[in-house]
Molecule: SAM riboswitch aptamer (S box leader)
Organism: Sphingobacteriales bacterium
RNA sequence: AACUUAUUGCGAAAGACGGAGGGAAUAGGCCCGUUGAUGUCUUGGCAACCAGCAAAUAAUAAGCGUUUAAUGCUCCCAUUUGCUACGGUGCCAAAUCCUACUUUGUAAUUCACUUUACAAAGAAUGAUAAGUA
Repeated sequence: AACUUAUUGCGAAAGACGGAGGGAAUAGGCCCGUUGAUGUCUUGGCAACCAGCAAAUAAUAAGCGUUUAAUGCUCCCAUUUGCUACGGUGCCAAAUCCUACUUUGUAAUUCACUUUACAAAGAAUGAUAAGUA
């Protein structure tokens, strides 16, 4: 680099280095930036994907128990909810900064779903995590 699944309108900055562009790519827009951005390092923080704990629920299998069966109890697994933050990642301007593609709705326009504007839903791209090979 590839594939699968989930998330992507919440949240969280100081110092040092450095010195001109940066916000993934293309285009448009809009922003950030010599009052020093983007980036790197240190420290701090946010969050809760992996992780841990507790509770509830449903099914199957096993074990205990019972003369037998059922009920019951235990364990494993799954889902949901809540809590924690030692560890592995991640993140700490703006919704993935916004739009681009498709569908639907409304309004206007046109010979004509022809074009435009707005709104909603979905997809795509990217990012992150967990897993697969």